[in-house]
Molecule: RNase P RNA; transfer RNA
Organism: sheep gut metagenome
């Protein structure tokens, strides 16, 4: 420069939660011992999956996301390893890295002229008219060649060097760039190589376009208990009225499709409050050994079990060391980015 | 605890990716015997940092602050 770990120790008193054993106690409770008790980020809610419900999660359209290659994974927008491109003297570090030759759009200002263009200063040929004594010359103006130089801009329609020309040009050669086609090496992005041919600017974090990938909503889901009156809304049933196979309702944005006859009542029944239980914590789990692998990770084999609160515990005080202690506090879980972080401790 | 939205001088609010304006305000001066009105100049911004792009308020990405909504109601 990078990377991996670590994130003050111990010890006494009192006390918080939660389970376990035991005791009291009709039950609620409640005492005792006794085990564990915040973190690398618990965070931001950016990405991804479990799990739950909607219709059994279907099809195209919209709509989103991602964009070099092989691979690891449940999975990924994520990680490892390589490959192109920038930087560094080096260790190393950055890369949103299809597609502008499918189409549309933009390129302010300056500039002659900003994408099938272009003569403002120029340069070369000529015609013409004035000046001069006459060809040469100068001035002034028409018509026509030229993308060379100057001058603008982030960019001027490949670059340097030769030939050519009236003057020039990829007009023509060589050497470079980039393009297209063959071979050759590789699993693959790529690479070397040799012909061809001489070009057609930039910008898709602008619409688009090509390849892949997503249904939708989130533990305030979701299931049970309980549960005086009213309302107010969905289900159902009864009745009354239309309808007679297509109309019409529902069903995340739309079509298919799926499900239902609709629609109305001062009738009936249930569900939806508040509280409580579950959903929650054994898991894509942690260690530690051996084995595959360049790694990411995977496979076996033994050991462990390590918070689960619902107003919301994880604390106060004391004492000892010391280098005098940073950011930061679980709320369904995992994997990951990203952010914040005082010191210290290894490796290269 | 999910989920959706914003951020331009003090304050309200414009601005196709091409010189950030408007209105209310602040200051100073003119007007007047003084003060309002009026009328000249004047102050003062893209919430932070990177990154796309010739250019970024504006496009993407992280941060920061803030505002809404979501439990059937009495």
């Nucleotide at each position: 420069c990078a990377g991996a770990c670590u994130g003050u120790a111990c010890g006494g008193c009192a006390g918080c939660g939660u389970g376990a054993a035991c005791g009291u106690u009709u039950u609620u409770a409640u005492g005792u011992u006794u085990a564990c008790g915040a973190g690398g980020a618990a965070a931001g809610u950016c990405c991804g999956g479990g799990c739950a419900u909607c219709a059994c999660a279907g099809a195209g359209c919209a709509g989103g996301a991602u964009a070099g290659c092989u691979g690891c994974u449940a999975a990924c927008g994520g990680c490892a390893g390589c490959c192109g491109g920038g930087g560094g003297c080096g260790a190393c570090c950055c890369u949103a890295g299809g597609g502008a030759a499918a189409g549309u759009g933009c390129a302010a200002c300056a500039g002659a002229a900003a994408a099938g263009a272009a003569a403002c200063u120029g340069c070369c040929g000529u015609g013409u008219g004035u000046g001069g004594u006459u060809u040469u010359c100068a001035c002034a103006u028409g018509c026509g060649g030229c993308a060379c130089a100057g001058g603008u801009g982030g960019a001027a329609u490949g670059g340097u060097g030769a030939g050519g020309u009236a003057a020039a040009a990829g007009c023509u050669c060589a050497c470079c760039g980039g393009a297209g086609u063959g071979c050759a090496g590789g699993a693959g992005a790529c690479u070397g190589u040799a012909c061809u041919g001489c070009c057609g600017u930039g910008u898709a974090a602008a619409c688009c376009c090509u390849a892949u990938c997503c249904g939708a909503u989130g533990c305030a889901a979701c299931g049970c208990c309980u549960u005086a009156u009213g309302g107010u809304g969905c289900a159902g049933c009864a009745u009354g009225u239309c309808u007679u196979a297509a109309a019409c309702g529902c069903c995340g944005g739309c079509u298919c499709g799926g499900c239902g006859g609709a629609u109305a009542u001062g009738g009936c029944u249930g569900c939806a409050a508040u509280g409580g239980c579950g959903g929650c914590u054994u898991g894509a789990g942690c260690u530690u050994u051996g084995c595959g692998g360049c790694a990411a990770c995977g496979c076996a084999a033994a050991g462990c079990c390590u918070a689960g609160a619902u107003a919301a515990a994880u604390u106060g005080c004391c004492g000892u060391a010391c280098c005098c202690g940073a950011c930061a506090g679980a709320a369904c879980c995992c994997g990951g980015c990203u952010u914040a972080c005082a010191g210290g401790u290894c490796u290269g | 605890u999910g989920g959706g939205g914003a951020a331009u001088g003090g304050u309200g609010u414009a601005a196709c990716g091409g010189c950030a304006g408007c209105a209310c305000g602040g200051a100073u001066g003119a007007c007047u015997c003084u003060g309002a009105c009026u009328c000249a100049u004047u102050u003062a911004g893209u919430a932070u940092a990177g990154g796309u792009u010739c250019a970024a308020a504006u496009c993407c990405u992280a941060u920061u602050u803030c505002c809404c909504c979501a439990g059937c109601c009495a």